[in-house]
Notes:
Model confidence (mean pLDDT): 90 of 100. c-di-GMP-I-GGC riboswitch aptamer from a Clostridiales bacterium, 86 nucleotides, folded computationally. It was read from a public genome assembly, where an Rfam model found it.
RNA sequence: CCCGAUAAGGGCAAACCCGUUCGAAAGGCGGGGGCGCAAAGUCACGGGUCUACAGCCGCAAGGCUAUGACGGCCGGGCCGCCGAAG
Numbered sequence: 001c002c003c004g005a006u007a008a009g010g011g012c013a014a015a016c017c018c019g020u021u022c023g024a025a026a027g028g029c030g031g032g033g034g035c036g037c038a039a040a041g042u043c044a045c046g047g048g049u050c051u052a053c054a055g056c057c058g059c060a061a062g063g064c065u066a067u068g069a070c071g072g073c074c075g076g077g078c079c080g081c082c083g084a085a086g
Base pairs, nucleotide, nucleotide: 002086003083004082011037012036016032017031018030019029020028022027035072041078042077043076045075046074047073048070049069050068055064056063057062
């Protein structure tokens, strides 16, 4: 360094529920919860997904668009705890 244990000490927290004088929404945040996670730390850089206030199109129904959102969808960058076996 690869690797990742029925190791040690710790960490995070899905669904769901409650709250929120955050948000147009997606979603965020706080509390409970615990399915899971060795990067489930971090950065929206590429792809993907979600939303559509505003804008644009439309007679209307409705459609389109990220500058918004998701890192626990995939890839990439950066940083990092521990140390059995091999």